[in-house]
RNA sequence: CGGGGCGUAGCGCAGCCUGGUUAGCGCGCGUGUCUGGGGGACACGAGGUCCCCGGUUCAAAUCCGGGCGCCCCGA
Numbered sequence: 001c002g003g004g005g006c007g008u009a010g011c012g013c014a015g016c017c018u019g020g021u022u023a024g025c026g027c028g029c030g031u032g033u034c035u036g037g038g039g040g041a042c043a044c045g046a047g048g049u050c051c052c053c054g055g056u057u058c059a060a061a062u063c064c065g066g067g068c069g070c071c072c073c074g075a
Stems, first nucleotide, its partner, number of pairs: 001074007010027004020058001029045006051067005
């Protein structure tokens, strides 16, 4: 320098192709109940401006452009 993949909750990920309900799952975290306690089970809950900026659209995590970061391949 060229090509490809990825970026969504504390961590790991789905959703994106095919725009449309309130953005979800597991683990973790908080509270409560059960238990003498630990562990565990169950119930409830908190936590995201979907990497950043702009565009298209009635409507963008999703489409388009630019940028940043990480990984892989090639030179």

Transfer RNA from an Actinomycetes bacterium, 75 nucleotides, folded computationally. Taxonomically the source falls in Actinomycetes (Bacteria, Bacillati, Actinomycetota). It matches the Rfam family "tRNA". Rfam classes the family as a transfer RNA. Model confidence (mean pLDDT): 82 of 100.